């Protein structure tokens, strides 16, 4: 330098055009003598960045940045 995959709450993942969901974690409450477990609730993501297409983009297109792999 070339090719492929990936970047989404604190962590791990889902989401192939219509207001982003799940598990764990955090916080509050319930239960308990108490803790854990269990139950209920709350907050937390401008979806890597910038453009483009579209009525509408996490999703499609282009460029850039970063990570992993393959080839050389």
């Nucleotide at each position: 330098c070339g090719c492929g995959g990936g970047g989404u709450g604190g962590a791990g993942a889902a989401g192939u055009g219509g207001u982003a969901u799940c598990u764990c974690g955090a916080c509050g409450g319930g239960c308990u003598c108490a803790u854990a477990a269990c139950c209920c609730g709350u907050a937390g993501a401008u979806c890597a960045u910038a453009g483009g297409u579209u009525c509408g983009a996490u999703u499609c297109c282009u460029a850039u940045c970063c990570c992993c792999g393959c080839a050389a």

Transfer RNA from an uncultured Candidatus Altimarinota bacterium, 72 nucleotides, folded computationally.
Its mean pLDDT, the model's own confidence on a scale to 100, is 84.
Rfam family: tRNA. Rfam links the family to the GO term triplet codon-amino acid adaptor activity. It is annotated as a transfer RNA.
The sequence was found in a public genome assembly.